[in-house]
Context: one part of a larger RNA
RNA sequence: GGCGUGUGGUGGAUGCCUUGGCGCUGAGAGGCGAAGAAGGACGUGGGUGGCUGCGAUAAGCUCCGGCGAGAUGCUACCAAUCGUUAUAACCGGAGAUUUCCGAAUGGGGAAACCCACUGCGAGUCAUGUCGCAGUAUCCCAACCUGAACACAUAGGGUUGGAGAAGCAAACCAGGGGAAGUGAAACAUCUCAGUACCCUGAGGAAAAGAAAACAAUGAGUGAUUCCCGUAGUAGUGGCGAGCGAACCGGGAGAAGCCUAAACCAAUGCCACGAAAGUGGCAUCGGGGUUGCGGGUCCGCGAGAGGACUUUGGAGGUUAGCAAAAUCGCCUGGAAAGGCGAGCCAUAGAGCGUGAAAGCCGCGUAUGCGAAAACUGAAGAAGCCAAAGCGGGGUACCCAAGUAAGGCGGGACACGUGAAAUCCUGUCUGAAUCUGCCAGGACCAUCUGGUAAGGCUAAAUACUACUCAGCGACCGAUAGUGAACAAGUACCGCGAGGGAAAGGUGAAAAGAACCCCGGUGAGGGGAGUGAUAAGAAUCUGAAACCACAUGUCU
Numbered sequence: 001g002g003c004g005u006g007u008g009g010u011g012g013a014u015g016c017c018u019u020g021g022c023g024c025u026g027a028g029a030g031g032c033g034a035a036g037a038a039g040g041a042c043g044u045g046g047g048u049g050g051c052u053g054c055g056a057u058a059a060g061c062u063c064c065g066g067c068g069a070g071a072u073g074c075u076a077c078c079a080a081u082c083g084u085u086a087u088a089a090c091c092g093g094a095g096a097u098u099u100c101c102g103a104a105u106g107g108g109g110a111a112a113c114c115c116a117c118u119g120c121g122a123g124u125c126a127u128g129u130c131g132c133a134g135u136a137u138c139c140c141a142a143c144c145u146g147a148a149c150a151c152a153u154a155g156g157g158u159u160g161g162a163g164a165a166g167c168a169a170a171c172c173a174g175g176g177g178a179a180g181u182g183a184a185a186c187a188u189c190u191c192a193g194u195a196c197c198c199u200g201a202g203g204a205a206a207a208g209a210a211a212a213c214a215a216u217g218a219g220u221g222a223u224u225c226c227c228g229u230a231g232u233a234g235u236g237g238c239g240a241g242c243g244a245a246c247c248g249g250g251a252g253a254a255g256c257c258u259a260a261a262c263c264a265a266u267g268c269c270a271c272g273a274a275a276g277u278g279g280c281a282u283c284g285g286g287g288u289u290g291c292g293g294g295u296c297c298g299c300g301a302g303a304g305g306a307c308u309u310u311g312g313a314g315g316u317u318a319g320c321a322a323a324a325u326c327g328c329c330u331g332g333a334a335a336g337g338c339g340a341g342c343c344a345u346a347g348a349g350c351g352u353g354a355a356a357g358c359c360g361c362g363u364a365u366g367c368g369a370a371a372a373c374u375g376a377a378g379a380a381g382c383c384a385a386a387g388c389g390g391g392g393u394a395c396c397c398a399a400g401u402a403a404g405g406c407g408g409g410a411c412a413c414g415u416g417a418a419a420u421c422c423u424g425u426c427u428g429a430a431u432c433u434g435c436c437a438g439g440a441c442c443a444u445c446u447g448g449u450a451a452g453g454c455u456a457a458a459u460a461c462u463a464c465u466c467a468g469c470g471a472c473c474g475a476u477a478g479u480g481a482a483c484a485a486g487u488a489c490c491g492c493g494a495g496g497g498a499a500a501g502g503u504g505a506a507a508a509g510a511a512c513c514c515c516g517g518u519g520a521g522g523g524g525a526g527u528g529a530u531a532a533g534a535a536u537c538u539g540a541a542a543c544c545a546c547a548u549g550u551c552u
Base pairs, nucleotide, nucleotide: 001551002550003549004548005547006546007545008544009543015537016502017501020473021472022470023469024468025467026466027465028464029462030461031167032166039101040100041099042055043054044053046078047077050074051073061095062094063093064092065091066090070082071081072080106115107114108113116135117134118133119132120131121130122129137164138163139161140160141159142158143157144156145155171202172200173199174198175197176196182189186237212220213219224251225250226249227248228247234242235241255454256453257452258398262285263284265282266281267280268279269278270277271276290432292397293396294395296391297389298388299387304383305382307381308380309379310378314374315373316372317371319367320366321365325340326339327338328337329336341358342357343347349361350360351359403427404426405425406424407423408422409421410420413439434449435448436447437446438445489496490495509536512524513523514522515521
């Protein structure tokens, strides 16, 4: 020196654990905000660094309930207190307070700062100063004013308004809208109307009551969602790809209101001597349909309601009651073993010095609210359709619309034989003997009635609350974060972004003695079942030291 073995050290793997995560189910809630939000800054404790709470009334104030023998958060200690049978603390409901910034809104501004004006009040001899309230913009309403330009209008001003603004996870609708990629290159195409940006809304949104499908036998009857139809028919540099519908089965079901004709009223205008007639506008009645309907005449019934008021079963926000076990043995400790019992609408679970139905918390079950929120049935009011018969008339039935040309877009459908839907541009009808559709187009036939509007449920989502579940993770995992985590730290900034859990049943956290620098550390002693000794459970390996065997 190599190799091996042993004993230690170092180190923090592994095992075990879980305060934290992840995913899902069922309910709830689905918004907050100028009555100042979300989010912050700064303060706030007897002593207070951080977190939490709170706001100059500052870990809190008041009232009403619950619970209650202890209490002054995490958080020990010192100090000083509060309370003990009901004004302690704690939990719930309702209030009060709520600095400054922030939409931030009196003006400004480099957020948490600076500077004002008006009114009222305090103070001063007076000024300075202090306190309270108001003072942004837009919109709406009323009123006052008021140009060019006579009336007027524009404009200006005052007052009033729980009007708007800003924030928020996804879901939704609309307006815009890529590229990487695929096509084994690439341009049509694809990715994809995706990502992303903007606007707007709701607890859902959107859609929705046939100018729909279907079909030559006939039938269906708003919309939405799911399963099938079907990777079919199609579409496609017929490449890559894209990709229906009819129809069938389910979920859920709900239908309505205007415009017009016609009638009446009011106002204005025209004509007229007047009565009145006509036109326009507003409002009321009427009317809402496709075996076409309505307008005009006659008969006739209150189904129902998504409206208003009331109502208050039940629920939510604190809680309450809740059965039944003892002995011996082992052990540091009994819940273990042995023996003998008991309860069970409760043998879910957690804890307790090891493994507990009967020790504790709970659990099954049964109860409970002064206050706030929610809210079923019911009641009252209000609204009010449908239906039947008959006749005549040809008055009405949504216009720069339908449709067409050109150019685009959407439809599974890339211009194609291309219907259907939307429209930038140019044209431009008809009113029921009408018009549209049935995938060019025409005829016949069939279905429907566009150019106005509303509409619950079935459907989508989860930042948030409650209850529960998991062949989900168990500290290099699971959230980035089980710990002072979006912290420390990095970056001018946008932004990036950690590491870090475990003594023990209980601190019983090692009095006292010794060495030592009044150290660090160690040795005794003591505690404890065991030092597990705070660098603390277990304590692998690499690595280091010492001892020893063997080889050279």
The part of an RNA shown here (large-subunit ribosomal RNA, domain I) has 552 nucleotides and comes from a Pseudomonadota bacterium. It matches the Rfam family "Bacterial large subunit ribosomal RNA". The organism belongs to Pseudomonadota, within Bacteria. The coordinates come from a structure-prediction model, not an experiment, and the mean pLDDT is 84.